[in-house]
């Protein structure tokens, strides 16, 4: 330079053929219980779905630039 993948809560990932308020673990926060921690049980917060555009009535999903990140080839 070329080719392919990936980017979604703090991590890890998940989300169908574009559809009706975006989820799951662990984490974190408060409650119970404990002498106290930790388990465990009950309950809560927490996202502009990398950015910019564009299609559609409707985009995390399609398309097109871009940033990043990983692989592979020259």
């Nucleotide at each position: 330079g070329g080719g392919c993948g990936c980017a979604u809560a703090g991590c890890u990932c998940a989300g169908u053929u574009g559809g009706u308020u975006a989820g799951a673990g662990c984490a974190c926060c408060u409650g119970u219980c404990u002498u106290a921690c930790a388990a465990a049980c009950a309950g809560g917060g927490g996202g502009u779905c990398c950015c910019c555009a564009g299609u559609u009535c409707g985009a995390g999903u399609c398309u097109g630039g871009g940033u990043g990140u990983g692989c592979c080839c020259a």
This is a predicted structure of a 74-nucleotide RNA (transfer RNA) from a Propionibacteriaceae bacterium. It was read from a public genome assembly. NCBI's taxonomy places the organism under Bacteria, Bacillati, Actinomycetota, Propionibacteriales, Propionibacteriaceae. It matches the Rfam family "tRNA". By type it is a transfer RNA.